[in-house]
Molecule: transfer RNA
Organism: Deltaproteobacteria bacterium
RNA sequence: GGGCGAUUAGCUCAGCUGGUAGAGCGUUCCCUUCACAUGGGAGAGGUCGCAGGUUCGAGCCCUGCAUCGCCCA
Numbered sequence: 001g002g003g004c005g006a007u008u009a010g011c012u013c014a015g016c017u018g019g020u021a022g023a024g025c026g027u028u029c030c031c032u033u034c035a036c037a038u039g040g041g042a043g044a045g046g047u048c049g050c051a052g053g054u055u056c057g058a059g060c061c062c063u064g065c066a067u068c069g070c071c072c073a
Base pairs, nucleotide, nucleotide: 001072002071003070004069005068006067007066010025011024012023013022019056027043028042029041030040031039049065050064051063052062053061
């Protein structure tokens, strides 16, 4: 320098051919217990890596850049 993959909640990951984002774990509160654990219920938490473009509308399509991993030179 070239190619491929990944980037979404604190962590691990979904998100079906574009229609305003979810799960598990974690965390906070409540119930259950003498306490703890387990179990049950409720809640908080996201500029979807960054910047543009297309579109009525982008996590999803297009372009550039960044970071990480693998391969080639």